RNA sequence: CAAUGUAAAAGGCAAACUCAUUGAAAAAUGGGGACGCAAAGCUAUGGGUCUAAGGGACUAAUAAUUCUACGAUUGCCAAGUUGCCGUA
Repeated sequence: CAAUGUAAAAGGCAAACUCAUUGAAAAAUGGGGACGCAAAGCUAUGGGUCUAAGGGACUAAUAAUUCUACGAUUGCCAAGUUGCCGUA
């Protein structure tokens, strides 16, 4: 430098659920809690998924219905980037 994660060590993260706060929601943050994770570190760049406040369609109008991301997710996948320990 490149490959790799069978065994080990040092550590790390933390799903569901729950409490508080924020948010229209999806969800996020913090406390408790561990299902898992070798990038479950970081970046919404491509695809996917979730939500639909605002906006549009529909309506005489409202409601209902429906479309839409500028919202969210990196613990859905890919890509980019950085990195611990060991192995041959």

The RNA shown here (c-di-GMP-I riboswitch aptamer) has 88 nucleotides.
Its mean pLDDT, the model's own confidence on a scale to 100, is 86.
The sequence was found by an Rfam model in a public genome assembly.